[in-house]
RNA sequence: AAAAUAGAAGGCUAGGGUUCCGGCAGAGCUAUCUCUCUGUGACUGGUCCGAGAGCUUUCGACCUUCGAAGUGGGGGUUACACGGCGGGAUAAAAGCCCGGGAGAA
Numbered sequence: 001a002a003a004a005u006a007g008a009a010g011g012c013u014a015g016g017g018u019u020c021c022g023g024c025a026g027a028g029c030u031a032u033c034u035c036u037c038u039g040u041g042a043c044u045g046g047u048c049c050g051a052g053a054g055c056u057u058u059c060g061a062c063c064u065u066c067g068a069a070g071u072g073g074g075g076g077u078u079a080c081a082c083g084g085c086g087g088g089a090u091a092a093a094a095g096c097c098c099g100g101g102a103g104a105a
Stems, first nucleotide, its partner, number of pairs: 007059006015049002020046002022043001023040006060078007080100001082103001086098003
C1' cells in the first nucleotide's frame, strides 16, 4: 500500500407522504333515513412506506469454559461511523434505494 471478514431476519420508533378508511368543504339523489361524486395532507388521525450511522429480540460468526460426548449447557465479543447535490421506486414522499456512495476529517 492492497485484499478479505466485520452478517441476516423480525418487531418498534424518528421520519414520510396521500392509494384506501376517516375528517373537512362543495355538489347531486332523497319527504326523511341515507347513498354517490368532486376537491382537500400548511387535515390531528387509522391502513400504508420506513432507518449503515435509532431502539430491541432471535439467529449466525468468533473466543472461552463445563461435559466422555452430543444437533448439549454457561460466559464473553460482534467495534467505529461527519456526509451533500442529484436521481429512482411506489398512489406519493421520506432518515427507503443509488449510499459506510461523491466528498470531508
Guanidine-I riboswitch aptamer from Gilvimarinus algae, 105 nucleotides, folded computationally. The prediction has a mean pLDDT of 82. Taxonomically the source falls in Gilvimarinus (Bacteria, Pseudomonadati, Pseudomonadota, Cellvibrionales).